[in-house]
Context: one part of a larger RNA
RNA sequence: GAUGAACGCUGGCGGCGUGGAUAAGGCAUGCGAGUCGAACGAGCCUUGUGCUUUGCACAGGGCGAGUGGCGAACGGGUUAGUAACACGUAGAUUACCAACCCCAUUCACGGGCAUAACUCCGAGAAAUCGGGGCUAAUUCCCGAUAGUAUCGCUUUUCUGGCGAUUAAAGGCACAAGCAAUUGAGCCGGAAUGGGAUGGGUCUGCGGCCUAUCAGCUAGUUGGUAAGGUGAUGGCUUACCAAGGCGAUGACGGGUAGGCGGAGUGAGAGCUUGACCGCCAACACUGGCACUGCGAUACGGGCCAGACUCCUACGGGAGGCAGCAGUCGAGAAUAUUGGACAAUGGGGGAAACCCUGAUCCAGCGACGCCGCGUGCUUGAAGAAGCCCUUCGGGGUGUAAAGAGCUUUUCUCCAAGAAUAAGCUUUCGGCUGAAGGUAUUGGAGGAAUAAAGGGAUGCUAAUCACGUGCCAGCAGCCGCGGUAAUACGUGAUCCCUAAGCGUUAUCC
Repeated sequence: GAUGAACGCUGGCGGCGUGGAUAAGGCAUGCGAGUCGAACGAGCCUUGUGCUUUGCACAGGGCGAGUGGCGAACGGGUUAGUAACACGUAGAUUACCAACCCCAUUCACGGGCAUAACUCCGAGAAAUCGGGGCUAAUUCCCGAUAGUAUCGCUUUUCUGGCGAUUAAAGGCACAAGCAAUUGAGCCGGAAUGGGAUGGGUCUGCGGCCUAUCAGCUAGUUGGUAAGGUGAUGGCUUACCAAGGCGAUGACGGGUAGGCGGAGUGAGAGCUUGACCGCCAACACUGGCACUGCGAUACGGGCCAGACUCCUACGGGAGGCAGCAGUCGAGAAUAUUGGACAAUGGGGGAAACCCUGAUCCAGCGACGCCGCGUGCUUGAAGAAGCCCUUCGGGGUGUAAAGAGCUUUUCUCCAAGAAUAAGCUUUCGGCUGAAGGUAUUGGAGGAAUAAAGGGAUGCUAAUCACGUGCCAGCAGCCGCGGUAAUACGUGAUCCCUAAGCGUUAUCC
């Protein structure tokens, strides 16, 4: 000098930051991922019109379940594991992938089977499940088409040629029309190529301690063939060979997420990896796959285990290292707050909905920065207190008193920017923070100073008490009867809304 600090004493305000470092210990409760009716059928509510009036039909609006689509692999958390291509940096991929987005070209023809919802029956305490029946779609299936793509054959001068396989889905409002239907438009669908961006895999180099760890290795090292993958590869399997690594430290043990950075230092270096950003890994512990462009998936599934809860004892439910909050352990770390107004994300044609991301507010002097606790005048100098050589000296212009100001404070009034958008379209609507910032007015010095130190290092000294006692102390060391070193008082010094102590790093 520094800190995600803690502890002691003290404490006026504001801005910006920052706050579970220990038990990756256990968790009550609420919220944290939904959305689309312009994909679909039924149901319920409702408005209007018409009718053969207790209802039916048509047109419109709304609601919450279900099918379907997209999202849920992002965003948010944590650092347990990991000494490794995990990370950083520089490359490789003729060994690869990609939903949404952008560009280009082409296509979208014909048919069919189901199933949830619903209804009926049944089982169960519940969670939930079974059976019969009905139905729709941008759900699923079959066929057609195939320039493109894949494979094979052929030709090989190549452009090529031949054969086989491989697609699809509709919705909306508008115009014309009696209607069927047609037309252009918007949003979608399929195929191929390219882009953007993201990812997978591989390689060189770089960054901890330990030799009181010296030998390690059998899919081990290489080859051939096959399987597997989006893709290379002992990734896996069969066979063959006997290799491969190691004092330039293999193997083992310990410790640890890595980096951009941060602290310190003149630098070299040393230490460190909180917050913020990038990457990785993990999601009660261990294992597994499914769905999907993408996961081996924190708020999805299955199995096993530990733990907690419900139970009618047959069986079930759960996973805060999301945001708050609670218990525990600890020296120690915050509110069960507000809003989607902004930024960003998901869905939607849009309106809009969701968003503990985010933006704000609350708490903590935890840190940095800024401001204030008044200014001028006022005695050769009140009182009190301290010292004294008893003359006086100090506190000290300090106070009182007089004048002034109003930052701050209290009250009153006005009051934002942050807003871009949306919309029945020229008329409206939208701000959580917040009646905040800020501005004007009124009032009154009013609301506001402590902590540590004074032998030396080290800025600042006297008196009394104590008497190797009580005690101090970072080091040297003080204290045994005049202690500037202990305790008290006065005075002084340093820093200041802080000051000291402890811990750690340079």
Predicted 3D model of a 506-nucleotide part of an RNA (small-subunit ribosomal RNA, 5' domain) from an uncultured bacterium.
The coordinates come from a structure-prediction model, not an experiment, and the mean pLDDT is 84.
Its Rfam family is "Bacterial small subunit ribosomal RNA".